[in-house]
Molecule: SAM riboswitch aptamer (S box leader)
Organism: Frankiales bacterium
RNA sequence: GUCUCAUCCCGAGGGGCACCAGGGACACGGCCCGAUGACGCCCCGGCAACCAGCUCACCCGAGCCAGGUGCCAACUCCGUCCCGCGGCCCGCGGGAAAGAUGAGGA
Numbered sequence: 001g002u003c004u005c006a007u008c009c010c011g012a013g014g015g016g017c018a019c020c021a022g023g024g025a026c027a028c029g030g031c032c033c034g035a036u037g038a039c040g041c042c043c044c045g046g047c048a049a050c051c052a053g054c055u056c057a058c059c060c061g062a063g064c065c066a067g068g069u070g071c072c073a074a075c076u077c078c079g080u081c082c083c084g085c086g087g088c089c090c091g092c093g094g095g096a097a098a099g100a101u102g103a104g105g106a
Stems, first nucleotide, its partner, number of pairs: 002105007013044005022033003027080004045072003049069003053064004076098001081095006
């Protein structure tokens, strides 16, 4: 890198360094964040999705913990594709695709 499965409406602060204009996965349309310096990196702290450990249960699971990863603006920020409904240039609901994370396999 690839495949499979699961989860993604909850949750989570600050400091420093450096850089200088972008950033929010891709494309587009929105809407936000950003010179009060975003994005990025580091440190401390935190959260608790998965794995590990422990306890209960022994069908599903629940709780503790914070070791391995991960995460700590906005629902994966919203939408674009399909289906259904409606008061039908739109709105609501469901699903998919894509993405992210974890675990496992070849």